[in-house]
This is a predicted structure of a 344-nucleotide part of an RNA (small-subunit ribosomal RNA, central domain) from Nicotiana noctiflora. Its Rfam family is "Bacterial small subunit ribosomal RNA". Lineage of the source: Eukaryota > Gunneridae > asterids > Solanaceae > Nicotiana. The coordinates come from a structure-prediction model, not an experiment, and the mean pLDDT is 86.
Context: one part of a larger RNA
């Protein structure tokens, strides 16, 4: 490289958005650059291939092929150009409408801990069992006030809602997408997407608050031969908020994005019709089971891993090794990008 792959065997980037780029609806007319058809010219010579002569070699006739270029005259379906048109992709906008979709501000009530006060006495609390630990300076319990943080019980669900991380008391302000339904505009405006940019849980990092619970390190008590663990009993970063950084996860559906086309059933959210006792019919999602087909099996299966078409990432034996080295990036941690010797 070429071919085959990519749900679990190596292999979909964490996801968008969008540069160039590759790919792209119908219908008409124009051109003739691509692309086709014929003629012509060239494609030395040597070599190729064939034929026939000769011949010791060397040589020596003839014809082809030379897949190609030019220049000529032609077609016109295709690419490609320009011109005109249309409406089913795509959009707009009217008329409904669902959502834990996103920023801020307000505000609630049960718990837990601290504390204040009364009220009480001798334990409490932990565990397989203990102990460390709190307790006559009155604990646990218990009433009643009071601070403070953080999370948001039922409702709740295979439901929603968001490109993805991921979103949940409850009000209000701003704000972003989506479904559905008529028609009415607009007229290919589309699809991907190398490089770019931007958003990314948790942890971690800066700088200043906060600090109730929890709880890396940590101390201490236990088990144990040990016990640098699991279990207790405390307990610092953290963890919350704010403002910059970090860009990484089994970032999962292990299934890259987009169009269209395909046998049925069943349950679900939101919508539209249409009956009015249930039901039918159609969009948009969101589970289950399955036919065909596919799969190496599991299994998938109108939400494909069926049958195709576009782009665009990525793999090509184990190990070394996502390591070394170089560069970019980062305050650091450390991300990206990414070998080879050896070795089986």
């Nucleotide at each position: 490289c070429u071919a085959g792959g990519c749900g679990u065997a190596a292999a979909g980037g964490g996801c968008a958005c969008g540069u160039a780029g590759g790919c792209g609806g119908u219908g008409a007319a124009u051109c003739g650059g691509g692309u086709u058809g014929a003629a012509a010219g060239u494609g030395a010579a040597a070599g190729c291939c064939a034929c026939a002569a000769a011949a010791a070699a060397c040589u020596g006739g003839c014809g082809g092929a030379a897949u190609g270029c030019u220049c000529u005259c032609g077609a016109a379906a295709c690419c490609a150009a320009u011109u005109c048109a249309c409406u089913u992709g795509a959009g707009u906008g009217a008329g409904a409408u669902a959502g834990g979709g996103g920023a801020g501000a307000g505000u609630g009530g049960a718990a837990u801990u601290u504390u204040g006060u009364g009220u009480c006495u001798a334990g409490g609390g932990g565990u397989g069992a203990a102990a460390u630990c709190c307790g006559g300076a009155g604990a646990u319990c218990u009433a009643c006030g009071a601070a403070g943080g953080a999370a948001c019980g039922c409702c709740a669900a295979a439901a929603g809602c968001g490109a993805a991380g991921g979103c949940a008391g409850c009000u209000c302000u701003c704000u972003g997408g989506g479904u559905c339904c008529c028609u009415a505009c607009c007229g290919a405006u589309g699809c991907u997407g190398a490089g770019g940019u931007g958003c990314g849980a948790a942890a971690g990092c800066a700088u200043g608050g906060g600090g109730a619970g929890c709880g890396a390190a940590c101390a201490g008590g236990a088990u144990u031969a040990g016990a640098u663990a699991c279990c207790c009993u405390g307990g610092u970063a953290g963890u919350c908020c704010a403002u910059g950084c970090c860009a990484u996860a089994a970032a999962a559906g292990a299934u890259g994005a987009g169009u269209g086309u395909u046998c049925a059933c069943c349950c679900u959210u939101g919508g539209u019709c249409u009956a009015c006792g249930c039901g039918g019919a159609u969009c948009a999602g969101g589970g289950g089971c399955c036919c065909a087909g596919c799969u190496a099996a599991c299994g998938c299966g109108u939400g494909a891993a069926a049958a195709a078409c576009u782009c665009c990432g990525c793999c090509u034996g184990g190990g070394g090794a996502g390591u070394a080295c170089a560069g970019u990036c980062g305050c650091a941690a450390g991300a990206c990008c990414g070998a080879a010797a050896c070795u089986c």